Source information: Small-subunit ribosomal RNA from uncultured Natroniella sp., 1486 nucleotides, folded computationally. Lineage of the source: Bacteria > Bacillota > Clostridia > Halobacteroidaceae > Natroniella. RNAcentral holds the sequence, with entries from ENA, Greengenes and SILVA.
RNA sequence: AGAGUUUGAUCCUGGCUCAGGACGAACGCUGGCGGCGUGCUUAACACAUGCAAGUCGAGCGAGAAAGCUACCUUCGGGUAGUGAGUAAAGCGGCGGACGGGUGAGUAACGCGUGGGUAUCUACCUUUAAGUCCAGGAUAACUUCUCGAAAGAGGAGCUAAUACUGGAUACACUCCUUUGGAGCAAAGGUGGCUUUGCUAUCACUUAAAGAUGAGCCCGCGUCCCAUUAGCUAGUUGGUGAGAUAACAGCUCACCAAGGCAACAAUGGGUAGCCGACCUGAGAGGGUGAUCGGCCACACUGGGACUGAGACACGGCCCAGACUCCUACGGGAGGCUGCAGUGGGGAAUCUUCCGCAGUGGACGCAAGUCUGACGGAGCAACGCCGCGUGAGUGAAGAAGGCCUUCGGGUCGUAAAGCUCUGUCUAGAGGGAAGAAUACUCCAAUUGUGAAUAACAGUUGGGGUUGACGGUACCUCUAAAGGAAGCCCUGGCUAACUACGUGCCAGCAGCCGCGGUAAUACGUAGAGGGCAAGCGUUGUCCGGAAUCAUUGGGCGUAAAGGGUACGCAGGCGGUCUGGUAAGUCAGAGGUGAAAGGUACCGUUUCAAGCGGUAGAUUGCCUUUGAAACUAUCAGACUUGAGGAUAAGGGAAGGAAACGGAAUUCCUAGUGUAGUGGUGAAAUACGUAGAUAUUAGGAAGAACGCCAAUGGCGAAAGCAGUUUCCUAUCUUAUUCCUGACGCUCAGGUACGAAAGCUAGGGCAGCAAACGCGAUUAGAUACCCCGGUAGUCCUAGCCGUAAACGCUGGAUACUAGGUGUUGGAGGUUCGACCCCUUCAGUGCCGUAGUUAACGCAAUAAGUAUCCCGCCUGGGGAUUACGACCGCAAGGUUGAAACUCAAAGGAAUUGACGGGGGCCCGCACAAGCGGCGGAGCAUGUGGUUUAAUUCGAAGCAACGCGGAGAACCUUACCAGAACUUGACAUCCCGUGACCAUCUGUGAGAGCAGGGUUUGCUCCUUUGGAGCACACGGAGACAGGUGGUGCAUGGCUGUCGUCAGCUCGUGUCGUGAGAUGUUGGGUUAAGUCCCGCAACGAGCGUAACCCCUAUCCUUAGUUGCCAGCACGUCAAGGUGGGGACUCUAAGGAGACUGCCGCGGAAAAAACGCGGAGGAAGGUGGGGAUGACGUCAAGUCAUCAUGCCCCUUAUGUUCUGGGCUACACACGUGCUACAAUGGUCUACACAAAAGGCAGCGACACCGCAAGGUGGAGCCAAUCCUGGAAAGUAGAUCUCAGUUCGGAUUGCAGGCUGCAACUCGCCUGCAUGAAGCUGGAGUCGCUAGUAAUCGUGGAUCAGAACGCCACGGUGAAUCCGUUCCCGGGCCUUGUACACACCGCCCGUCACACCACCCGAGUCGGGGACACCAGAAGUCGCCAUUAAGGUGCCGAAGGUGUGCCGGAUAAGGGGGGUGAAGUCGUAACAAGGUAGCCGU
Repeated sequence: AGAGUUUGAUCCUGGCUCAGGACGAACGCUGGCGGCGUGCUUAACACAUGCAAGUCGAGCGAGAAAGCUACCUUCGGGUAGUGAGUAAAGCGGCGGACGGGUGAGUAACGCGUGGGUAUCUACCUUUAAGUCCAGGAUAACUUCUCGAAAGAGGAGCUAAUACUGGAUACACUCCUUUGGAGCAAAGGUGGCUUUGCUAUCACUUAAAGAUGAGCCCGCGUCCCAUUAGCUAGUUGGUGAGAUAACAGCUCACCAAGGCAACAAUGGGUAGCCGACCUGAGAGGGUGAUCGGCCACACUGGGACUGAGACACGGCCCAGACUCCUACGGGAGGCUGCAGUGGGGAAUCUUCCGCAGUGGACGCAAGUCUGACGGAGCAACGCCGCGUGAGUGAAGAAGGCCUUCGGGUCGUAAAGCUCUGUCUAGAGGGAAGAAUACUCCAAUUGUGAAUAACAGUUGGGGUUGACGGUACCUCUAAAGGAAGCCCUGGCUAACUACGUGCCAGCAGCCGCGGUAAUACGUAGAGGGCAAGCGUUGUCCGGAAUCAUUGGGCGUAAAGGGUACGCAGGCGGUCUGGUAAGUCAGAGGUGAAAGGUACCGUUUCAAGCGGUAGAUUGCCUUUGAAACUAUCAGACUUGAGGAUAAGGGAAGGAAACGGAAUUCCUAGUGUAGUGGUGAAAUACGUAGAUAUUAGGAAGAACGCCAAUGGCGAAAGCAGUUUCCUAUCUUAUUCCUGACGCUCAGGUACGAAAGCUAGGGCAGCAAACGCGAUUAGAUACCCCGGUAGUCCUAGCCGUAAACGCUGGAUACUAGGUGUUGGAGGUUCGACCCCUUCAGUGCCGUAGUUAACGCAAUAAGUAUCCCGCCUGGGGAUUACGACCGCAAGGUUGAAACUCAAAGGAAUUGACGGGGGCCCGCACAAGCGGCGGAGCAUGUGGUUUAAUUCGAAGCAACGCGGAGAACCUUACCAGAACUUGACAUCCCGUGACCAUCUGUGAGAGCAGGGUUUGCUCCUUUGGAGCACACGGAGACAGGUGGUGCAUGGCUGUCGUCAGCUCGUGUCGUGAGAUGUUGGGUUAAGUCCCGCAACGAGCGUAACCCCUAUCCUUAGUUGCCAGCACGUCAAGGUGGGGACUCUAAGGAGACUGCCGCGGAAAAAACGCGGAGGAAGGUGGGGAUGACGUCAAGUCAUCAUGCCCCUUAUGUUCUGGGCUACACACGUGCUACAAUGGUCUACACAAAAGGCAGCGACACCGCAAGGUGGAGCCAAUCCUGGAAAGUAGAUCUCAGUUCGGAUUGCAGGCUGCAACUCGCCUGCAUGAAGCUGGAGUCGCUAGUAAUCGUGGAUCAGAACGCCACGGUGAAUCCGUUCCCGGGCCUUGUACACACCGCCCGUCACACCACCCGAGUCGGGGACACCAGAAGUCGCCAUUAAGGUGCCGAAGGUGUGCCGGAUAAGGGGGGUGAAGUCGUAACAAGGUAGCCGU
């Protein structure tokens, strides 16, 4: 010091969360020792028991007992002394008002701080004076009575430092003021030379001090304004009373004041402070322990005594509670120390001691002291120590992981060598204790005194709860002593297994749906450590309330506007004052605490000392710049005067024309009107249209604008009247008169309200017609409030420039409105200037967008407002309003976001440009029929599996009768059908029998391989059989774990990078723009310059030519030869074959094509070919979790006498149905028959098979030739020529079926193909819709091949014949580029709103009900003070007066049938309001 979290990414705003520290803590797990601290925060709840305040015999009277001693004794005891002037009780004195506890109350002079004085102060100190003389009682005690008790009463005796009187009287008080009057006391003890003296302790009076207390004042001291008014002893005066003292403290009279926005009054909460925690600080929070003050003592009231109390362990009364009781009556107060119950998450021993410190009493010894000193319990906190140290690699065993090699725990352990803190045992053993007490001696003082008393010095003695503790020494043995949390990021630390959106985790983000570093366990690791985590609370981080130190155009936030009181702020100069300000000095700011240094406990915590701090308050002395204040002056701010000018500024009145509607009349006839299209509507009773006249109301065309005016709202025909404002010029007057403004006042669009008018048009509501799934809407036809006027309310708007007002300063440029000046003879232009109003733009600023002299820049002053989203423009309360409603304005609860600007994409029923058989123009199909084939569905024992919009469906499958085959049924096998390793035996093979559906099972038979060596034999290799286990095997799962391969957008023209530049950044630029292209193809321009993957080209085929070569191909010329034939010799010319070359490049010409030139386009020449000539191969970055685990490979999971392997048979071929793809047709451009002609490409040895014969044919028999430019498949077919059929379900069509055959093959039934004969179905061109194709293409015709034993209408190839159309880009589909909007980013198959239904949660209202608080009025009135009466006393009475009672209204709380909205919830229902022009732009007010 920061970090995580909104987004696809970015910057900002903004909240939430985390890391730190702290605690009187609690909880979970764990726990060795010591020191020092701390320990009912809750029920100020109730308390058993014991103790916590007594003491003095040197004030007084009275006065025991046990024990001991002596004497007596009837041995039972008695007497005396001592105990002892002791215990206990009493009178009296002092104390009990301290010490100790608690924080209920209290928002207050209660506390803090600083002052003041109208006061008192026992004990203590100092000073002065004194302490004389008398008297009468009373308790105790004795006795009597009452009572259960507590206790009370009568009679009698007695003392005092108790009480009373007298004397004296400084001071004090009073009076009639040279003076007079009044007021005191107590003695005790010691000593002595005893009518007394003296010492000491007491006592009295007075003065002073000290200490303590009382009272008064300034300042400070929490929240709420949804608490705005409060107050009658109230405020003041006079007089009196009361008090220690001032004062309405109390009373009488008089006056009518006093307090309050600088927060009175009321409500809530709370003891205050020194300090403590945190923080860099300023601050914020807290008020335990320790210290100061206050308040309280069961609750409420009251006084008494006293120096002091309205009194914790005193009294009286009332109340509640508890206890005792003989029922009549009494007793009590732990918020003292322990302790108990209760409450609670939670807080200790019914301990020891007065040894020390302190207190009360006492002359003192001493007594008392739950204050205090100590111990006990508790890891509650802080601090310290330990749980061992060194060495030790076979890197042990074991655990975990593993790529199986190893790695890690890990020098860790063991082992070896040591040490001894703590603990344990044994021994020794403090300080705290002396200036105490006491004894002795000496000495000083007082004194008459060698006494006594007091002091000093020296010596002796006594006193320790803690405690045999701290500490020290010795002994033994590594022996007795480590846990907790965490390991996805923040945040240090990772793997395996289990689980499978389950169980669970979680502080925030989030993790878990079969490979989880996030759950659980294990191993390993990280952190801290006798503790570690969690929870709670506070501060910090949070600049997230911002004084230090924030903001308000769009993120939350400028009031709708103006005027203006209080308040705040305020121009220039001079002088004075000194309140603020600054400086010096003084007082205070208790101690403790904190800081620095030093010392001490072995260190530390702890404790002690010194310094400084304590930022404050007060007093005093100065300074005079600034602020303030007083006085004087000034003119520039402000205002006024004079002159001129401007305007839809406001109010009132009058007038005007156009248009609309209506009425009257004319002309005129069938429609008009309205819409996307229609209909409702109007019209033959005459509309619409048109002409003329009239009526009414509302609004004012052109001018008109980016213009003008106004504070804003707002203001527009013309004229008049009234009123206000603004600007300019002159610089004449006043002389700071100013700015802003809480509260307040006024104005304030539209809608709405009240009353009265008015009503042409328009038009909520409403009605009708359409649209639609619906249409309470959008559209149409009507139509009432309203819109208009007058008077009055309302007081709100997206009342917006989303930008408060004022002043000053800070580059320019260019328009425009209204003035003025200069220039000019005058005017225009031009220049200067003032006041407005726009645009562009520099600096600056901003998160960015943007703003930029009209600031959102730089500054000052004043006001308003904001502090996450929702809940909520809400609730309650208050104020305003006729109402509607407005203003003010929360909380519970809930979420981790909500939001701003900009970026890249994607999308749009946004825009622009462009392309494609995309549409259009054409040709031919599909969809209808039959069949083939694939799919779905259904069926089935099984109908194996996969593919699913385009981009699944004649697809994997280039070919299921068995096999294939993965499926089903049955029969079998279990190291296996297949691979490697080990052991044993044996060559293997061949072959035979039985049984079986077969696999197989059972048996027989045959026999002994190769190589080497050390050769009765051994070893190795190969093969076969048998055996055991490692393992094999799986077309089992996951294509959402993967590789590879493939489809698709798309052969679309795109996709990127380096450097530079721009931007805070995501990103942009380049790649955009102008042209052009099939093309990001090329050219030009340009903050870009280059480059890469794509495009193109390079490759193959084809079209032309050349060269070379010439067999199996060819045959022009020359020969031979045949019925015929390149058949033969021969030839290379041609075709052809197959190698190499040439050729085409916009190269040439013309025109067009930015200024010039270019790319390029059109046309032409030449050319076999012309503008990538035609075709193919070639598929960028990426998208679809696209397809494939069943081609193959592969992680993980699963099966292992089975999910593996073998076999037989069956199935994949089923069949009410639906879809896709094809074939054949429906016929005459045709069918049938006869004859004749012309290809290309391909294949052939388990093959193609000529030819001959047989068969109607499929085919069969024999079989030449050919491993192929040689032989074969092999006849091409459409076509041509001729014949026939003549429009029919036909001589079309051929399905289906029957019979008879053929071929392949172990096998043709399920389930093949072909042939012949016979049979002769549907079908007469196909609805909505939909597909292909732009030239050698479509269409049509046949041919071949792969697979294959056999089995194509499919697929892949080949050639023959050979068209039509393209105006064009409006529309449909797909795509590319640019731009725009966006609330989308899983990206429109997106997002998202509201009602309803269900569940839960908090809240509001609510007939009421319940208890509480405080106020007011009244009743009654205890104790008690005071007053009065009376008095020997008792008493009576009056005022006040607590609890209590009654009544009214108020405040807040709990609860409630029911009602209301809100929030949250997984996949519910209905629609689709918003985001794109969101399909009617959206939004605001009403």